[in-house]
RNA sequence: UAGUUAUUAAGAAAGGCAGAGGGAAUAGACCUAUUGAAGCCUUAGCAACCCUUUAAAGCUAAAGAAGGUGCUACGUUCUACCAUUUUUUUGGACAGAUAACAC
Numbered sequence: 001u002a003g004u005u006a007u008u009a010a011g012a013a014a015g016g017c018a019g020a021g022g023g024a025a026u027a028g029a030c031c032u033a034u035u036g037a038a039g040c041c042u043u044a045g046c047a048a049c050c051c052u053u054u055a056a057a058g059c060u061a062a063a064g065a066a067g068g069u070g071c072u073a074c075g076u077u078c079u080a081c082c083a084u085u086u087u088u089u090u091g092g093a094c095a096g097a098u099a100a101c102a103c
Stems, first nucleotide, its partner, number of pairs: 003101006013043005021032003026080004044072003049068002051064005076095001081092003
């Protein structure tokens, strides 16, 4: 970099360095930020994909959190395409993100 499968309305923040942007990209909207954004580091936490234990022929279920990831404003911030609703509601798709596997 592209592929397959699964998940994506829950959950969980303090400190230090830094210094102007940030919420993936495009457009619009709405938020957020010098009462300190992104990024990096430390500590803490959340979740339970891989993982561990037990039961089971298996599917799977329950419990756990040492390790590998991930995450800790707003539903993946909302809209965009399709259907529905009939005036903006609901569902889905696309795209994105994360994990495991494969190359």